The part of an RNA shown here (large-subunit ribosomal RNA, domain VI) has 272 nucleotides and comes from a Candidatus Dojkabacteria bacterium. The sequence was found in a public genome assembly. Lineage of the source: Bacteria > Bacteria candidate phyla > Candidatus Dojkabacteria. Model confidence (mean pLDDT): 83 of 100.
Context: one part of a larger RNA
């Protein structure tokens, strides 16, 4: 852009992707078999190993504008107290998010119509043939079942709900076509962001507002701030103080920012 005006929610499924099972242990059964050593099909049942998808509660990594400690140096007159640097200067810890080695699920069950195979009635050809009429059973392979995408499926698909469809000229088979305006439901730009995401795209808001960011609590991290005091020659310790800072989580709060503007867009039938 189509899909013959739009919005919104929910489906159908043409078609197409993916998944699909090997090991072990227990009963069966020390059975069957076998002289004896040995030692089952079949049937149930159970564990987990790889694979896969989701996720971060819990165990852990990460965490480079989170906190705490310590080293050398320069600076802020000087002391405290701080701030560059030096791999984030090193160490110690960590929220959010991302993650595995962590946590939850699945890795199944039936059916159909078959292969190779095995059969049953049974002629041709008095027999004997599974075969020529007919009738049965049989595999992870195939068509369902199972996840998942899907109406661009141009055969463009159903349901349910709401909205809109004004104006003016020209042509003519008088109710149809062209064309222009206006901008009507609505959409797009634009803006404030997102658990979305290379870029679009998706969602979510846009003053009738909590959508990001400021501010306030508060969850969590760090671990007792400076300051002052009081014991100590002093390093230091105590005590105001489970303080003091704090990134992303959470809830409030309109305080700044989503303002204002542009631009696309009026289809068909019905009834009067």
């Nucleotide at each position: 852009c189509g899909u013959u005006g739009u919005a919104u929610a929910u489906u159908u499924g043409a078609g197409g992707a993916a998944u699909u099972u090997g090991a072990c242990c227990c009963u069966u059964a020390g059975u069957a078999c076998g002289a004896a050593a040995g030692g089952a099909u079949c049937a149930g049942g159970g564990u987990g190993c790889g694979a896969u998808a989701a996720c971060c509660u819990c165990u852990g990594g990460u965490g480079u504008a989170c906190c705490a400690g310590u080293u050398g140096u320069u600076c802020u007159a000087c002391c405290a107290a701080g701030a560059g640097c030096a791999u984030u200067g090193c160490u110690g810890g960590g929220u959010a998010g991302c993650u595995a080695a962590g946590u939850u699920g699945u890795u199944u069950u039936a059916g159909g119509a078959u292969a190779a195979a095995u059969a049953c009635u049974g002629a041709a050809a008095g027999c004997a043939u599974a075969u020529a009429a007919g009738u049965a059973u049989g595999a992870a392979a195939c068509c369902u079942u199972u996840u998942c995408c899907a109406a661009g499926a141009u055969u463009a698909a159903a349901u349910a709900u709401a909205c809109u469809u004004g104006c003016a000229u020209a042509g003519c088979u008088u109710g149809c076509u062209a064309u222009g305006c206006u901008g009507a439901a609505g959409g797009u730009u634009c803006g404030u962001g997102g658990g979305a995401g290379a870029c679009u795209a998706c969602c979510a808001c846009g003053u009738u507002g909590a959508u990001a960011g400021g501010c306030u609590c508060u969850a969590g991290g760090u671990g007792u701030a400076a300051g002052u005091g009081u014991a100590g020659c002093a390093a230091u310790a105590c005590a105001u103080u489970u303080a003091g800072c704090c990134g992303a989580g959470g809830a409030g709060u309109a305080c700044u920012a989503a303002u204002a503007g542009a631009c696309c867009a009026a289809a068909a039938g019905c009834u009067u």